[in-house]
Context: one part of a larger RNA
RNA sequence: UGCAAACGGUGGAUGCCUAGGCAGUAAGAGGCGAAGAAAGACGUGGUAGACUGCGAAAAGCGUCGGUGAGCUGUCAAACGAGCGUUUGUAGCCGGCGAUAUCUGAAUGGGGAAACCCGUCGGCCGAGAGGCCGUCAUUGAUGACUGAAUACAUAGGUCAUUGAAGCGAACUCGGGGAACUGAAACAUCUAAGUACCCGAAGGAAAAGAAAUCAAUUGAGAUUCCGAGAGUAGCGGCGAGCGAAAUCGGAGGAGCCCAGUCGUUAAUGUUUGUUUUGAGUUAGUGGAAUUGGUUGGGAAGCCAAACGAUAGAGGGUGAUAGUCCCGUACACGAAGGUUCAAGAUAAAGAGACGAUGCAAGUAGGCCGGGACACGAGAAAUCCUGGUUGAAGAUGGGGGGACCAUCCUCCAAGGCUAAAUACUCCUUACUGACCGAUAGUGAACUAGUACCGUGAGGGAAAGGCGUAAUGAACCCCGGAAGGGGUGUGAAAUAGUCCCUGAAACCGUUUGCAU
Numbered sequence: 001u002g003c004a005a006a007c008g009g010u011g012g013a014u015g016c017c018u019a020g021g022c023a024g025u026a027a028g029a030g031g032c033g034a035a036g037a038a039a040g041a042c043g044u045g046g047u048a049g050a051c052u053g054c055g056a057a058a059a060g061c062g063u064c065g066g067u068g069a070g071c072u073g074u075c076a077a078a079c080g081a082g083c084g085u086u087u088g089u090a091g092c093c094g095g096c097g098a099u100a101u102c103u104g105a106a107u108g109g110g111g112a113a114a115c116c117c118g119u120c121g122g123c124c125g126a127g128a129g130g131c132c133g134u135c136a137u138u139g140a141u142g143a144c145u146g147a148a149u150a151c152a153u154a155g156g157u158c159a160u161u162g163a164a165g166c167g168a169a170c171u172c173g174g175g176g177a178a179c180u181g182a183a184a185c186a187u188c189u190a191a192g193u194a195c196c197c198g199a200a201g202g203a204a205a206a207g208a209a210a211u212c213a214a215u216u217g218a219g220a221u222u223c224c225g226a227g228a229g230u231a232g233c234g235g236c237g238a239g240c241g242a243a244a245u246c247g248g249a250g251g252a253g254c255c256c257a258g259u260c261g262u263u264a265a266u267g268u269u270u271g272u273u274u275u276g277a278g279u280u281a282g283u284g285g286a287a288u289u290g291g292u293u294g295g296g297a298a299g300c301c302a303a304a305c306g307a308u309a310g311a312g313g314g315u316g317a318u319a320g321u322c323c324c325g326u327a328c329a330c331g332a333a334g335g336u337u338c339a340a341g342a343u344a345a346a347g348a349g350a351c352g353a354u355g356c357a358a359g360u361a362g363g364c365c366g367g368g369a370c371a372c373g374a375g376a377a378a379u380c381c382u383g384g385u386u387g388a389a390g391a392u393g394g395g396g397g398g399a400c401c402a403u404c405c406u407c408c409a410a411g412g413c414u415a416a417a418u419a420c421u422c423c424u425u426a427c428u429g430a431c432c433g434a435u436a437g438u439g440a441a442c443u444a445g446u447a448c449c450g451u452g453a454g455g456g457a458a459a460g461g462c463g464u465a466a467u468g469a470a471c472c473c474c475g476g477a478a479g480g481g482g483u484g485u486g487a488a489a490u491a492g493u494c495c496c497u498g499a500a501a502c503c504g505u506u507u508g509c510a511u
Base pairs, nucleotide, nucleotide: 001510002509003508004507005506006505007504008503009502015496016461017460020432021431022429023428024427025426026425027424028423029421030420031166032165039103040102041101042055043054044053046079049075050074051073061097062096063095064094065093066092067091070083071082072081108117109116110115118135120133121132122131123130124129137163138162139161140160141159142158143157144156145155170201171199172198173197174196175195181188185235211218212217222249223248224247225246226245232240233239253413254412255411268346269345270344271343272342273341274340275339276338277337278336279335280334282330283329284328288303289302290301291300292299304321305320312324313323314322362386363385364384365383366382367381368380369379372398393408394407395406396405397404448455449454468495471482472481473480474479
């Protein structure tokens, strides 16, 4: 030095576990904000830090209800100082309130966010000063004033009321790429996608035919399945891609143009109230013992019991009957949602006459949308330019014309079926199990990196219980050897299991 065996070190794979995730189902909710949001800064404890909560009334205050024998949140044990203990003003849970510093739309002015500096009024104080309130912009409405300039108007002032900002996706509208594909590339595609902007709602949009159809007819819109990868469009390339119709989900129809009269409804809206249901704390809730192995029984053996309850979790191993629960049955002073009824207010309804949409429809030029790329190209929108008719009228039926059929534009409203999930509750999984599953099971959008936009980790497990090793020995300590605890300490906090690489010790053999 090699080989072999045994025993170790190192290392943290594997197994088992789950506190966290992922994907759904059923309900709910679908907004918050000048009554100051979302997001923060700084404070706040007997406390040095972090988290959570809260706000100078600061891990909290009042009140109503529930629960209640213990309590003073977590990391995080102890100490200190306290509070409470049965008809209960401890604590905890729920409802409604109070307080709610500073920044932030931030709104008195400024500003390098969490800071600086003011106005006016009131109150307190001898004073210095303090406390409370007030003051941004802008839309609408009303009032008062009021120039050049006589009336007026512009302007000014005040009052009332609204707006603003944030938010995951979904929706509609205004803008709008490129990579890519076409095996290059320019029309085309990607795609009206990504992205930017605006606006709104719990959905949005659309919507009661100037629609389709085809010689029979249908009868608003939306969504799904078929029709159908069909008819078509297309450097007829790559590709793009309908509709009628049929089957389903759902189903709902209406109003205005302006004047008069009548009525106060079986309709609408809002408020109050009653009842019921849900929700926001909760309550009751069946039934087992013995033996045995073991550190421990829920295992095994034996004999029982309950079940509208054998969902699930916990308990020293695997528990219907030990604990929490579960089936089932109950429960709210107050808040909130829905339904039905009562009541009050508001205003709208019915009838008659009239009206029934003009720079519009259409044409031409240029674009865009339609599955349809200018094409034979209808239809829809419109930047430019023109420009009708008036129901004896007009639009459409894919160039265009006639016949025929069908509908009535140039005003408006409209639930449901549909889309989505930042969020709440319950439940589910041939989903993951710590290099997985969210980036994040742990002080995680943290540490760290970057001027910045932004990028972005690693890191879980002693044991049933800390009983976390008193005491002795070696050592300066770290650490170790005894002792003791424990079922186990090769479970000793670097802690379950403890693979491999890698490093050793001992023995044997070989060189």
Large-subunit ribosomal RNA, domain I from a Gammaproteobacteria bacterium, 511 nucleotides, folded computationally. NCBI's taxonomy places the organism under Bacteria, Pseudomonadati, Pseudomonadota, Gammaproteobacteria. It matches the Rfam family "Bacterial large subunit ribosomal RNA". The RNAcentral record of the full RNA draws on ENA.